The prediction has a mean pLDDT of 76. This is a predicted structure of a 167-nucleotide RNA (Lysine riboswitch aptamer) from uncultured Eubacterium sp. RNAcentral holds the sequence, with entries from MGnify.

RNA sequence: GAUAGAGGAUGCAUCGGGCCAAGAGUAACGUAUUUAAUGUGUUGCAGCACAGAAUGCGUGAAAGGGGCAGAUGCCGAGGUGGUAUCAGACUGCAGGCUGGUAUUGCUGGGCGGAUGAAAUAAGAUUCAUUCGACUGUCGCAUUUUUUACGAUUUGCGGAGCGCUAUC
Numbered sequence: 001g002a003u004a005g006a007g008g009a010u011g012c013a014u015c016g017g018g019c020c021a022a023g024a025g026u027a028a029c030g031u032a033u034u035u036a037a038u039g040u041g042u043u044g045c046a047g048c049a050c051a052g053a054a055u056g057c058g059u060g061a062a063a064g065g066g067g068c069a070g071a072u073g074c075c076g077a078g079g080u081g082g083u084a085u086c087a088g089a090c091u092g093c094a095g096g097c098u099g100g101u102a103u104u105g106c107u108g109g110g111c112g113g114a115u116g117a118a119a120u121a122a123g124a125u126u127c128a129u130u131c132g133a134c135u136g137u138c139g140c141a142u143u144u145u146u147u148a149c150g151a152u153u154u155g156c157g158g159a160g161c162g163c164u165a166u167c
Base pairs, nucleotide, nucleotide: 001167002166003165004164005163008075011074012073013072014071015070018068019067020066028059029058030057031056032055033054034053035052038051039050040049041048042095043094044093045092046091047090078107079106080105081104082103083102084101085100086099087098088097108135109134111132112131113130114129115128116127117126118125137158138157139156140155141154144151145150
């Protein structure tokens, strides 16, 4: 350098939409009453366009997201932060959100907790910082066993640009 592999409290991601919960008695539609400068188009301001808003009664969804199972591809799989840039939702400025590209930082793996933030129907979720034990791997030391190789116990430490095997 090449090839092939391993970890695991489902290891990671994607897909279809199979099942389930929630969304929600919400939006929307119909109807009655009240209201008139209020309301809507991602947040604020301005413009433009549209016509609403509240309450009662009746009918009454869906999407994105989530959990379980399945299939496929894989082991920096992937994820995520920063910076820059492109696209989207009427137009402009500023901001945020969703998705993509480039670059760079972090991250062995999953789990639980604390604090803060984002977003949302709910954060079921995600992110940042931090703490905890568990687990795999390598290094150093160490216990037990073995002729030895090796296996094994405990402790400390490191990180995937790592580890193991073969050529």